Context: one part of a larger RNA
RNA sequence: GAUUGAACGCUGGCGGUAUGCUUAACACAUGCAAGUCGAACGGUAACAGCAGAGCUUGCUCUGGCUGACGAGUGGCGGACGGGUGAGUAACGCGUGGGAAUCUACCUAUUAGCGGGGGAUAGCCAGGAGAAAUUCUGAUUAAUACCGCAUAUACUCUGAGGAGAAAAGAUGGCCUCUGAUUUAAGCUGUCGCUAAUAGAUGAGCCCGCGUUAGAUUAGCUAGAUGGUGAGGUAAGAGCUCACCAUGGCGACGAUCUAUAGCUGGUCUGAGAGGAUGAUCAGCCACAUUGGGACUGAGACACGGCCCAGACUCCUACGGGAGGCAGCAGUGGGGAAUAUUGGACAAUGGGCGCAAGCCUGAUCCAGCAAUACCGCGUGUGUGAAGAAGGCCUUCGGGUUGUAAAGCACUUUUAUGAGUGAAGAAAGGAUAGAAGUUAAUAGCUUUUGUUUUUGACGGUAACUCACGAAUAAGCACCGGCUAACUCCGUGCCAGCAGCCGCGGUAAUACGGAGGGUGCAAGCGUUAAUC
Numbered sequence: 001g002a003u004u005g006a007a008c009g010c011u012g013g014c015g016g017u018a019u020g021c022u023u024a025a026c027a028c029a030u031g032c033a034a035g036u037c038g039a040a041c042g043g044u045a046a047c048a049g050c051a052g053a054g055c056u057u058g059c060u061c062u063g064g065c066u067g068a069c070g071a072g073u074g075g076c077g078g079a080c081g082g083g084u085g086a087g088u089a090a091c092g093c094g095u096g097g098g099a100a101u102c103u104a105c106c107u108a109u110u111a112g113c114g115g116g117g118g119a120u121a122g123c124c125a126g127g128a129g130a131a132a133u134u135c136u137g138a139u140u141a142a143u144a145c146c147g148c149a150u151a152u153a154c155u156c157u158g159a160g161g162a163g164a165a166a167a168g169a170u171g172g173c174c175u176c177u178g179a180u181u182u183a184a185g186c187u188g189u190c191g192c193u194a195a196u197a198g199a200u201g202a203g204c205c206c207g208c209g210u211u212a213g214a215u216u217a218g219c220u221a222g223a224u225g226g227u228g229a230g231g232u233a234a235g236a237g238c239u240c241a242c243c244a245u246g247g248c249g250a251c252g253a254u255c256u257a258u259a260g261c262u263g264g265u266c267u268g269a270g271a272g273g274a275u276g277a278u279c280a281g282c283c284a285c286a287u288u289g290g291g292a293c294u295g296a297g298a299c300a301c302g303g304c305c306c307a308g309a310c311u312c313c314u315a316c317g318g319g320a321g322g323c324a325g326c327a328g329u330g331g332g333g334a335a336u337a338u339u340g341g342a343c344a345a346u347g348g349g350c351g352c353a354a355g356c357c358u359g360a361u362c363c364a365g366c367a368a369u370a371c372c373g374c375g376u377g378u379g380u381g382a383a384g385a386a387g388g389c390c391u392u393c394g395g396g397u398u399g400u401a402a403a404g405c406a407c408u409u410u411u412a413u414g415a416g417u418g419a420a421g422a423a424a425g426g427a428u429a430g431a432a433g434u435u436a437a438u439a440g441c442u443u444u445u446g447u448u449u450u451u452g453a454c455g456g457u458a459a460c461u462c463a464c465g466a467a468u469a470a471g472c473a474c475c476g477g478c479u480a481a482c483u484c485c486g487u488g489c490c491a492g493c494a495g496c497c498g499c500g501g502u503a504a505u506a507c508g509g510a511g512g513g514u515g516c517a518a519g520c521g522u523u524a525a526u527c
Base pairs, nucleotide, nucleotide: 001527002526003525004524006523007522008521009520010519013374014373015372016371017370018369019367020366021332026330027329028328030327031326032325035076036075037074040073041072043069044068047067048066049065050063051062052061053060054059055058083285084284085283092210093209094208095207096206097205098204101202102201106198107197108196109195110194111193112192113191114148116146117145124137125136126135127134128133154163155162156161168190169189170188171187172186173185211257212256213255218248219247220246223245224244225243226242227241228240229239230238260282261281262280263279264275265274266273267272287308288307289306290305291304310321311320312319313318338364340363341362342361346360347358348357349356350355377407378406379405380404387398388397389396390395413463414462415461416460417459421454425449426448427447428446429445430444431443432442433441434440471516472515473514474513475512476497477496478495482511483510484509485508486507492499493498
């Protein structure tokens, strides 16, 4: 000199853009943070509509009939998104390769979706318990579950053969069944099963790189290799039985300490040094330790089980909990924000869709924490006013500074106008495709309607009046800037050299000056 997620002191007008527990991975009150689908299902607790009945004429009852929907079965999602950096010196990360693998949803292609069965939750009846919860009986549905059939491809094979699937839902139509209804039929969409390929994601292996200590020199028994078996999606001592005795190490094994890694960031001419907040990629963790279940995917932050510590409830028999999600509280600390708004946009989950959910996200609030920008007036004005300070008492300086005169109105204040961020979605009319069809559905074009948290915000216009707006540090040398008074080795200053013991440009005050400026200085840290 540059820099910081900074803190402290004094001071403080505005805007924009960023950033904001670096400490206790300490403990947490309260609210919210993951749901959704009735176009899978049995249904109807609540609300609304409709229909019917009773009548006391505005109430009661009945009916899942309709919109919807509590609890429940079922599907998909809770493995993403969000947080933290405790652990980890490791194939964890970075980079470059590899072969023995899996991959829900998505895309493309091929083939299929036939025919049956038994349960169970809910509901109902009854019981146990303080509660959490739970037991018994009766009854019921499915895209829940289980057989049978079929099998081009798929798996196994001794190549003869053997094994293994599926589910329906919904929109529209009426050539047929005399009419209506149901069913059947035709057709569209979604879905289901098997398989192949892709895409995406993930698992595994290897070369090289990746902190310090030798006042850590030897370490190792599934340890190193082989055979066989098991196991996994998959290679492998991954696991086991037997056999052999190997394997690593001064090119630093082992042990100890410290640490998430990287893109990057800071500094530097560079080489390098330091660092790893925000943003992005990877990893690890979710009160501590262990375990599996489900699933395409977890050994799972807001799932389950066991053990420990802690907190809470209890009728003492037994139960409940996990903010390193967003806010917020206590504590620790020099120190770090609101128990805010909205799903309008972007994205995610579910759904045919409308839509619902979303503390992701977008916004607002707080903080000079940082960077950037703007302002606190402009021109004129010598009687060089008054006052202050100094003085050799002549004057000098503050100083064009003020006052005065003439202007301007950024900003502030008040008033008015007022965006972009909106694309979609709905309705309707046409065209194309599908189709028996002018239904329906899909695509597309036009018209119309509706959707904004921020926010009456940004921006613009008008009014008003210099009006609403300057401090901080320093002035001995380094280092830009000097005099007076007070003090008298005292009080004090100080980054280094050093000042202070009666004329202190170095202490304290004043006047003046210098430097930065909504900041200025100090402290800490890095180059």
A computed fold for a 527-nucleotide part of an RNA from an uncultured Pseudomonadota bacterium, annotated as small-subunit ribosomal RNA, 5' domain.
Rfam family: Bacterial small subunit ribosomal RNA.
RNAcentral holds the full RNA, with entries from ENA, Greengenes and SILVA.